[in-house]
Context: one part of a larger RNA
Molecule: small-subunit ribosomal RNA, central domain
Organism: metagenome
RNA sequence: UUGGGCGUAAAGGGCGAGUAGGCGGUUUUGCAAGUCGGGUGUGAAAAUCUGAGGCUCAACCUCAGAAUUGCAUUCGAAACUGCAGGGCUUGAGGUCAGAAGAGGAGAGCGGAAUUCCCGGUGUAGCGGUGAAAUGCGUAGAUAUCGGGAGGAACACCAGUGGCGAAGGCGGCUCUCUGGUCUGCACCUGACGCUAAAUCGCGAAAGCUAGGGGAGCAAACGGGAUUAGAUACCCCGGUAGUCCUAGCCGUAAACGAUGGUCACUAGGUGUGGGAGGUAUCGACCCCUUCCGUGCCGGAGUUAACGCAUUAAGUGACCCGCCUGGGGAGUACGGCCGCAAGGUUGAAACUC
Numbered sequence: 001u002u003g004g005g006c007g008u009a010a011a012g013g014g015c016g017a018g019u020a021g022g023c024g025g026u027u028u029u030g031c032a033a034g035u036c037g038g039g040u041g042u043g044a045a046a047a048u049c050u051g052a053g054g055c056u057c058a059a060c061c062u063c064a065g066a067a068u069u070g071c072a073u074u075c076g077a078a079a080c081u082g083c084a085g086g087g088c089u090u091g092a093g094g095u096c097a098g099a100a101g102a103g104g105a106g107a108g109c110g111g112a113a114u115u116c117c118c119g120g121u122g123u124a125g126c127g128g129u130g131a132a133a134u135g136c137g138u139a140g141a142u143a144u145c146g147g148g149a150g151g152a153a154c155a156c157c158a159g160u161g162g163c164g165a166a167g168g169c170g171g172c173u174c175u176c177u178g179g180u181c182u183g184c185a186c187c188u189g190a191c192g193c194u195a196a197a198u199c200g201c202g203a204a205a206g207c208u209a210g211g212g213g214a215g216c217a218a219a220c221g222g223g224a225u226u227a228g229a230u231a232c233c234c235c236g237g238u239a240g241u242c243c244u245a246g247c248c249g250u251a252a253a254c255g256a257u258g259g260u261c262a263c264u265a266g267g268u269g270u271g272g273g274a275g276g277u278a279u280c281g282a283c284c285c286c287u288u289c290c291g292u293g294c295c296g297g298a299g300u301u302a303a304c305g306c307a308u309u310a311a312g313u314g315a316c317c318c319g320c321c322u323g324g325g326g327a328g329u330a331c332g333g334c335c336g337c338a339a340g341g342u343u344g345a346a347a348c349u350c
Base pairs, nucleotide, nucleotide: 003322004321005320006319007304008303012318014201015200016199017198021194022193023192025088026087027086028085029084030083031082033081034080035077036076037075038074039073040072041071042070048066049065050064051063052062053061054060091191092188093187094186096183097182098181099180103177104176105175106174107173108172109171110154115149116148117147118146119145120144121143125136126135162169163168206247207246208245209244210243211242215241216240220236221235222234223233258317259316260315261314262313263312266295267294268293269292270291271290272289273288274287275286276285299306300305323350324349325348332343333342334341335340
């Protein structure tokens, strides 16, 4: 546990699909469960409240009324909610015609660069730093030219550009495949929104098995620096980074801002469409829909700021918060090969 809140003070679930539940457009007919009204019964007395009265007053006591907000039953009402039936098209979905895109999966291909190997030219240095040294090099390095191998990543284009639910996605081509936007207003006729549970997806690191290994590089070795230097700098270097299959399930998983719908001044960029105007035509210009930025008004906010992509004004549904530490710990449950994850206290203390 009422309430008040969740961009930055505690607080939005990492993201989606979706079950139960909650909520739900417009019109008409019926029913009468909720709802509203009337009657009847009951709702003990005392207490309480109101008005009288009795003790000289009061406390106290007596009488009458109210109240007892409820329950049951019965008669009605039909606006709203509900239930049942019929209709509608604006919500939602679909057909058709177009459109853009690093959306996903698989296969193939390409060039630049690094490294290594072979060969040619060539000779004493190269490399590295604040300065050096370790290191490499007369067994011919560095530099340069030709050839080859292999792995990983794709310069320019590139853009507060695009796509995706999020994580994320960037060389080129092909195959398979998801979503989105616009136009016509042709079809269905509320089929919708949200979503506990559940299921799925989920960066990096890490784990298991098998491959692969160019560059980079935890650990580790060495050289420096330093009082020391288990670092920062330098020379090396193994896991790993890559692929296949399977786990893990976490992040400052961030817009630190849950989803859907409606409404509420503008200005200016940019991406995708449609229409109009204009033109020989393409631009330009105007209107409109969808996305993505900046600025700014009302409003809002503790302030910062937000401001039609709201943190404004409302509605519905979910998640979450309730002083700091102890603690995202302990215990138990569930999950995991493990690492650990998830759920998640208390004593005590300020």